The RNA shown here (FMN riboswitch aptamer (RFN element)) has 120 nucleotides and comes from uncultured Eubacterium sp. The model forms 100% of the base pairs in the Rfam consensus. Taxonomically the source falls in Eubacterium (Bacteria, Clostridia, Eubacteriales, Eubacteriaceae). Rfam family: FMN riboswitch aptamer (RFN element). Its family is annotated with FMN binding in the Gene Ontology. About the family: The RFN element is a highly conserved domain that is found frequently in the 5'-untranslated regions of prokaryotic mRNAs that encode for flavin mononucleotide (FMN) biosynthesis and transport proteins. The RNAcentral record of the sequence draws on MGnify.
RNA sequence: UCUCGGGGCAGGGUGUGAUUCCCGACCGGCGGUGUAGCCUUAAGGCUUAAGCCCGCGAGCUGUAUCAGCAGCUGACUUCGUGUGAUUCGAAGGCCGACAGUAAAGUCUGGAUGGGAGAGA
Numbered sequence: 001u002c003u004c005g006g007g008g009c010a011g012g013g014u015g016u017g018a019u020u021c022c023c024g025a026c027c028g029g030c031g032g033u034g035u036a037g038c039c040u041u042a043a044g045g046c047u048u049a050a051g052c053c054c055g056c057g058a059g060c061u062g063u064a065u066c067a068g069c070a071g072c073u074g075a076c077u078u079c080g081u082g083u084g085a086u087u088c089g090a091a092g093g094c095c096g097a098c099a100g101u102a103a104a105g106u107c108u109g110g111a112u113g114g115g116a117g118a119g120a
Base pairs, nucleotide, nucleotide: 001120002119003118004117011023012022013021025106026105027096028095029056030055031054032053036047037046038045039044051094052093059072060071061070062069063068076092077091078090079089080088098109099108100107
């Protein structure tokens, strides 16, 4: 410098009106990680494993002409295997910015935006 870089209400109920309420359904960004596999005499190396473990991004608030700076920011347990797993297997749970609108993780909008980062 270039490219890439977010998914999801089927079916039904109430109602003038709801993908927003109710039953039910569905979804899971990026990096790390003692798991697993392979290579090596070894040290070690490569690949790989989480929405709810750690961190980041997005979002929100304040401030600022801007760049930016400061702050806020969701959710998990039990059993099993194993040297080692809140990551695997089983089971039962939980969470999800702002604006609009019949009250929204899933619709519409800011956004043909931004973006952690990945690749060349």